[in-house]
The RNA shown here (transfer RNA) has 73 nucleotides and comes from an Anaerolineales bacterium. The source organism's lineage runs through Bacteria, Bacillati, Chloroflexota, Anaerolineae and Anaerolineales.
RNA sequence: GCCAGCGUAGCUCAGUCGGCAGAGCGGUCGCUUCGUAAGCGACAGGUCCCGGGUUCGAAUCCCGGCGCUGGCU
Numbered sequence: 001g002c003c004a005g006c007g008u009a010g011c012u013c014a015g016u017c018g019g020c021a022g023a024g025c026g027g028u029c030g031c032u033u034c035g036u037a038a039g040c041g042a043c044a045g046g047u048c049c050c051g052g053g054u055u056c057g058a059a060u061c062c063c064g065g066c067g068c069u070g071g072c073u
Stems, first nucleotide, its partner, number of pairs: 001072007010025004019056001027043005049065005
C1' cells in the first nucleotide's frame, strides 16, 4: 500500500428486513434476614466511532474519514 471483519450503556454483546435503542453482568435504592451473602423488585446510565448523503423517517442503506483485529504484498 491492497482486501475483509468489527466499532451500540462502565464490561460482554444482541438489534443489520429502515419505524419507541435492548439483554446479561456491574452500579444505586428498596423488600427479605438478628446481620451478611444469596434471592426478588424498582431506578439510573447511550452523540449507536466521526462527518456528509438518500429518505416522511437511518444504529440499520450509500460515500468519505478514524480506530481495532485478521489476511495479502
The coordinates come from a structure-prediction model, not an experiment, and the mean pLDDT is 82. RNAcentral records the identical sequence in 3 taxa. RNAcentral holds the sequence, with entries from ENA and MGnify. Its Rfam family is "tRNA". Its family is annotated with triplet codon-amino acid adaptor activity in the Gene Ontology.